[in-house]
This is a predicted structure of a 72-nucleotide RNA (transfer RNA) from a Candidatus Omnitrophota bacterium.
It matches the Rfam family "tRNA". By type it is a transfer RNA. About the family: Transfer RNA (tRNA) molecules are approximately 80 nucleotides in length.
Model confidence (mean pLDDT): 84 of 100.
Lineage of the source: Bacteria > Pseudomonadati > Candidatus Omnitrophota.
The RNAcentral record of the sequence draws on ENA.
RNA sequence: GGGGCAGUAGCUCAGGGGGAGAGCAUCUGCUUUGCAAGCAGGAGGUCAGGGGUUCAAAUCCCCUCUGCUCCA
Numbered sequence: 001g002g003g004g005c006a007g008u009a010g011c012u013c014a015g016g017g018g019g020a021g022a023g024c025a026u027c028u029g030c031u032u033u034g035c036a037a038g039c040a041g042g043a044g045g046u047c048a049g050g051g052g053u054u055c056a057a058a059u060c061c062c063c064u065c066u067g068c069u070c071c072a
Base pairs, nucleotide, nucleotide: 001071002070003069004068005067006066007065010024011023012022013021018055026042027041028040029039030038048064049063050062051061052060
């Protein structure tokens, strides 16, 4: 320098044009003498950044950044 994959909640990840979600973690309540476990509920997101296509983009296209990997 070139190719490929990945970037979504604090962490691990799903979602591949129209509602942003799950598990764990965290907070509140119930339960307990108390803790843990369990149950119920809540909060938490510029969907890596910018541009484009579209009535509509996390999703499709282009560029950039970061990480991993292959080739040289």